[in-house]
RNA sequence: AAUAUUCCUUGGGGAUUGGUGAAGAGGCGAGGUGUUCGCUUCCAUUCCAUAUCGGCAGUAAAGUCUGCGAGGUUUUUUCCUGACAGGGUGAGAUUCCCUGACCGACGGUAUAGUCCGGAUGAGAAAGGAUUUUA
Numbered sequence: 001a002a003u004a005u006u007c008c009u010u011g012g013g014g015a016u017u018g019g020u021g022a023a024g025a026g027g028c029g030a031g032g033u034g035u036u037c038g039c040u041u042c043c044a045u046u047c048c049a050u051a052u053c054g055g056c057a058g059u060a061a062a063g064u065c066u067g068c069g070a071g072g073u074u075u076u077u078u079c080c081u082g083a084c085a086g087g088g089u090g091a092g093a094u095u096c097c098c099u100g101a102c103c104g105a106c107g108g109u110a111u112a113g114u115c116c117g118g119a120u121g122a123g124a125a126a127g128g129a130u131u132u133u134a
Base pairs, nucleotide, nucleotide: 001133002132004131006129007128008127009126010125017049018048019047024042025041026040027039028038029037030036051114052113053104054103055068056067057066058065063102064101071080072079084100085099086098087097088096106117107116108115
C1' cells in the first nucleotide's frame, strides 16, 4: 500500500402554549322507571391554532435529486412505497443563502411524523481490530 478473511463496536430525531369538547368519565337537579330531559365539572402530545423533528451512500453541504435502508406484500425473492417551487451567489448547488410551501409505515387510543406497542428487535452504512499478500 492492496485485496480478501474473521470478529467487535457504533448505528433516528421530535408536542411548547392556548382553544374546542359531537367521543368518553363523573356530579347535581327535574322527572318517575323510558335507551328521558336540563345544568355542570373533568377530559385530545391524535381535532383547531401554534410549536417542533429529519436514517445511510452519492453529488458543491440534500427530509422533498439519484440510489439504499426502514415499512407493506409475497410463491422468500418479487412487487409496492411520501413530499419543492421562485429568486440569488458561483466554474459548478433541485444540496449553500433568501422567500414561501410540502411530506412522514403498521397496530392501539378521541382522528397521531412527535404518545404507547411490535422493538433489550431489524437495519442501509460508518469506524476499529485481526489474519493474508506484495
The RNA shown here (FMN riboswitch aptamer (RFN element)) has 134 nucleotides. It matches the Rfam family "FMN riboswitch aptamer (RFN element)". From the family's description: The RFN element is a highly conserved domain that is found frequently in the 5'-untranslated regions of prokaryotic mRNAs that encode for flavin mononucleotide (FMN) biosynthesis and transport proteins. On this family, see Vitreschak et al., Nucleic Acids Res 2002: "Regulation of riboflavin biosynthesis and transport genes in bacteria by transcriptional and translational attenuation". The prediction has a mean pLDDT of 79. The model forms 100% of the base pairs in the Rfam consensus.